[in-house]
RNA sequence: CUCAUGCAGAGUGGCUGAGGGACUGGCCCGAUGAAGCCACGGCAACCGGUUGGACGCAAGUCCGAUGCUGGUGCCAAAUCCAGCCCGUCGUUUGGUGCGCCGGGAAAAAUGAG
Numbered sequence: 001c002u003c004a005u006g007c008a009g010a011g012u013g014g015c016u017g018a019g020g021g022a023c024u025g026g027c028c029c030g031a032u033g034a035a036g037c038c039a040c041g042g043c044a045a046c047c048g049g050u051u052g053g054a055c056g057c058a059a060g061u062c063c064g065a066u067g068c069u070g071g072u073g074c075c076a077a078a079u080c081c082a083g084c085c086c087g088u089c090g091u092u093u094g095g096u097g098c099g100c101c102g103g104g105a106a107a108a109a110u111g112a113g
Stems, first nucleotide, its partner, number of pairs: 001113005011040005019029003023083004041075003046071002048068001049066007079107001084104004089099003
C1' cells in the first nucleotide's frame, strides 16, 4: 500500500500498584485493584491442516464442514458512542444551527498478501 472483517463469543490466579478504553469530544471502567508481566484457562475461525460439493482438460477458483499438540488474534460496554458527507423526520417565518433515525466515508484494530 491492497483486500477482507467487526450489534456474536470468551477470565481466573500470582507479581505489582494508578491508570485505562488509539486520537479529540462525550460517556464509562478502575484500591471490591487500571496498565504491564507471568502461569493456567477460554473464545473465535483470518491463515495453515483435514475433508465434502460445484465448475474446470489442467493449474486452479468458488461454496461449505471440521478445533486440529499448527501460525496469529481476541477474552467490559456495537470498533463503547460520535467526529466527515448524504438522506428522512422533528424544531425554526425562513436560513444557519440543533436533535432523532438510516446509509456511506474516514480513522484506528486484526488477519492475509
Molecule: SAM riboswitch aptamer (S box leader)
Organism: soil metagenome